Transfer RNA from a Candidatus Woesearchaeota archaeon, 71 nucleotides, folded computationally.

RNA sequence: GCGGCAGUAGUUUAUCGGCAGAACGCAGGGUUGUGGUCCCUGUAGAGAGGGUUCGACUCCCUCCUGCCGCG
Numbered sequence: 001g002c003g004g005c006a007g008u009a010g011u012u013u014a015u016c017g018g019c020a021g022a023a024c025g026c027a028g029g030g031u032u033g034u035g036g037u038c039c040c041u042g043u044a045g046a047g048a049g050g051g052u053u054c055g056a057c058u059c060c061c062u063c064c065u066g067c068c069g070c071g
Stems, first nucleotide, its partner, number of pairs: 001070007010024004018054001025043006047063005
């Protein structure tokens, strides 16, 4: 330099055009002699910019970051 894959919550990840969900974590509460387990509630997210569309995490373009391969 070329090609491919990936980027969603603090972490691991669902969602493939129409309310972005879960688990773990964290905070508060319940339970407990204390802690843990368990139960309830909360917490917080689409890498950046542009385009298409009535509507974009999702499709297109560019860029950024990481991984893999080729040279």
It matches the Rfam family "tRNA". Gene Ontology term of the family: triplet codon-amino acid adaptor activity. Taxonomically the source falls in Candidatus Woesearchaeota (Archaea, Nanobdellati). Its mean pLDDT, the model's own confidence on a scale to 100, is 83. The sequence is in RNAcentral, with records from ENA and Rfam.